[in-house]
Formats: sequence, structure tokens, C1' cells
RNA sequence: UCUCGACAAAGGCAAAGCUGGUGAAAGCCAGUGACGCAAAGCUAAAGGGGCUUCCUUGUCCUGCAACCGGACACGCAGCCAGCCAGCCGCCGAA
Repeated sequence: UCUCGACAAAGGCAAAGCUGGUGAAAGCCAGUGACGCAAAGCUAAAGGGGCUUCCUUGUCCUGCAACCGGACACGCAGCCAGCCAGCCGCCGAA
């Protein structure tokens, strides 16, 4: 230095749920709370994957009538790093 990761030491993060806020939603923020985590640190336009659908367009449904109600799909857009990935990094038994 690389690989690796211990019933080690020091320190760290915080799932679900609940409360409050925010957003159309996914989600995010704060508090509480610990399921877990050796990267659960950072990166979300120019890797993959996933989630959402205010809005656009199209198709369809109901109806006398849909520019105004409803369903679905695509797009735009938003989001997720605790899905993989990339980057950086603490400690040191075997």
C1' cells in the first nucleotide's frame, strides 16, 4: 500500500412507527425512536435500476353534452445513494 473485517478501542449514522411542518404525489425537513449499517459519508442532466404524476399529449369510459368528470399510456418534471454503481474516508486483531 492492497485485500480483509474482530463479541477490539474511540467516535458516528439511524429503518419502521409516532408527532409537527412542507409538497399534487413520490418524497423531504425537525423531534422522538433503533431495524439495522464499516462507508447507512458525498454524488441523482451527461452509468444502470426504482418510485411519483401537478402539468402536456394521446386513447378510452360515463353522459344529451367533457376545454371542465373518470381510467390508462407516453412525455416533461420531481424524487430515491438504507438497490447496484462512482468518488473520498476512521480504526487495525486474524